[in-house]
RNA sequence: CAUAACAUGAGGCAAAACAAGCGAAAACUUGCGACGCAAAGCUAUAGGGUCUAAGUUGCUACACGAUACCAUAAUAAGACAGCCAGCUGCCACA
Numbered sequence: 001c002a003u004a005a006c007a008u009g010a011g012g013c014a015a016a017a018c019a020a021g022c023g024a025a026a027a028c029u030u031g032c033g034a035c036g037c038a039a040a041g042c043u044a045u046a047g048g049g050u051c052u053a054a055g056u057u058g059c060u061a062c063a064c065g066a067u068a069c070c071a072u073a074a075u076a077a078g079a080c081a082g083c084c085a086g087c088u089g090c091c092a093c094a
Base pairs, nucleotide, nucleotide: 012037013036018031019030020029021028035082041087042086043085047084048083049080050079051078055075056074057073
């Protein structure tokens, strides 16, 4: 590569949107719904990376105080594994 014969499996998960809930937010949960996925199974301080910033600190504005408005930086043991990664695993004449 060609010919012939012939199995297993025929299931799983569920993006976005929408609805409700929850949270300061990122996000998450449930329902609906399928964009896709051979690990889209599990693992989040103690592998990397990304997102959010309640609180805290700093900065700006304000004569002071109160109140209100406006502007702004950093910070996660908060979040994301359907970003990489680690661990485990189903079927197969492989």
The prediction has a mean pLDDT of 80. Predicted 3D model of a 94-nucleotide RNA (c-di-GMP-I riboswitch aptamer) from Acetobacterium fimetarium. The source organism's lineage runs through Bacteria, Bacillota, Clostridia, Eubacteriales and Acetobacterium. Its Rfam family is "c-di-GMP-I riboswitch aptamer". Rfam describes the family as follows. GEMM was predicted in a large-scale screen for bacterial structured RNA regulatory elements.